[in-house]
Context: one part of a larger RNA
RNA sequence: CUGGGUGUAAAGCGCGUGCAGGUGGUUACGUAAGUUCGGUGUGAAAGCCCCAGGCUCAACCUGGGAAGUGCACUGAAUACUGCGUGACUUGAGUUCUGAAGAGGAGAGUGGAAUUCCCGGUGUAGAGGUGAAAUUCGUAGAUAUCGGGAGGAACACCAGUGGCGCAAGCGACUCUCUGGGCAGAUACUGACACUAAAACGCGAAAGCGUGGGGAGCAAACAGGAUUAGAUACCCUGGUAGUCCACGCUGUAAACGAUGAGAACUGGGUGUUGCGGGUAUUGACCCCCGCGGUGCCGAAGCCAACGCGUUAAGUUCUCCACCUGGGAAGUACGGCCGCAAGGCUAAAACUC
Numbered sequence: 001c002u003g004g005g006u007g008u009a010a011a012g013c014g015c016g017u018g019c020a021g022g023u024g025g026u027u028a029c030g031u032a033a034g035u036u037c038g039g040u041g042u043g044a045a046a047g048c049c050c051c052a053g054g055c056u057c058a059a060c061c062u063g064g065g066a067a068g069u070g071c072a073c074u075g076a077a078u079a080c081u082g083c084g085u086g087a088c089u090u091g092a093g094u095u096c097u098g099a100a101g102a103g104g105a106g107a108g109u110g111g112a113a114u115u116c117c118c119g120g121u122g123u124a125g126a127g128g129u130g131a132a133a134u135u136c137g138u139a140g141a142u143a144u145c146g147g148g149a150g151g152a153a154c155a156c157c158a159g160u161g162g163c164g165c166a167a168g169c170g171a172c173u174c175u176c177u178g179g180g181c182a183g184a185u186a187c188u189g190a191c192a193c194u195a196a197a198a199c200g201c202g203a204a205a206g207c208g209u210g211g212g213g214a215g216c217a218a219a220c221a222g223g224a225u226u227a228g229a230u231a232c233c234c235u236g237g238u239a240g241u242c243c244a245c246g247c248u249g250u251a252a253a254c255g256a257u258g259a260g261a262a263c264u265g266g267g268u269g270u271u272g273c274g275g276g277u278a279u280u281g282a283c284c285c286c287c288g289c290g291g292u293g294c295c296g297a298a299g300c301c302a303a304c305g306c307g308u309u310a311a312g313u314u315c316u317c318c319a320c321c322u323g324g325g326a327a328g329u330a331c332g333g334c335c336g337c338a339a340g341g342c343u344a345a346a347a348c349u350c
């Protein structure tokens, strides 16, 4: 390389948008580039293969033939692919109606709790632990009542519930705004799928500038524990956690499962719609569509397990893997303020 693979053995980019490229629904006609068949030319000699001959045989040599998977030209065929023209509606999209939602951004508001401050009551303890001590407290703590300040997070509702492409999203109100779903008619008429590069988004931690700082808390200090204890436990406590703007671009970024499409028994929850049945009505019951779970036929799998939300049966496109270590390292390049990130080896060794 041909292959074979990627849930857990090596392997699905964290997620999206999307140019090129690859692939592409039904139908008619045309064309004949691919495709199929034929013809002509060419495809050096030697060699390989076949036949015959020459060295006593053979190797070897000589002659003839065949082959030469290829290329060019040419004739024909038209199922499939391509190309051109026209048509279609089931893929895709638009319109209308409706319901659901922690989807996003901004502004404002609220209550509980912690801490602190002020005042009242009140007195000797409080706190903490396995037990203690560090710590706080007669300069009045802890407890309790009233008032105030400030920051952060939103108990119950809450649910293998919902929304979002992923990261993620949870008090309430308002404004702006995205997407999906169901039903209905009309319209466009393949407008589609995937996607190298590129561009955008991207938890936490971290970085820059400026704010903020209640609680928590790396580092740090002290008290314990211990043989030691640079820990686990306790008392403190700074970055940080919060906000604005900018950077970083990584995670067990996980369903460890790329995206899209088609097909292949069921059962049972739940969620959003619609239809039927029923009813005063809401339920109940039956059916359909979209999501989200569980159990499982067939099938698959090394097993575990997966099983209409496939890891089943197929197609299209992309990404990735190819023994372990060295190593996701060195070097180089690109990016970054830095930390570092992306790309990515080899010697050597088993």
Stems, first nucleotide, its partner, number of pairs: 003322004007304002012318001014201004021194003025088007033081002035077008049065006091191001092188003095184004103177007110154001115149007125136002162169002206247006215241002220236004258317006266295011299306002323350003332343004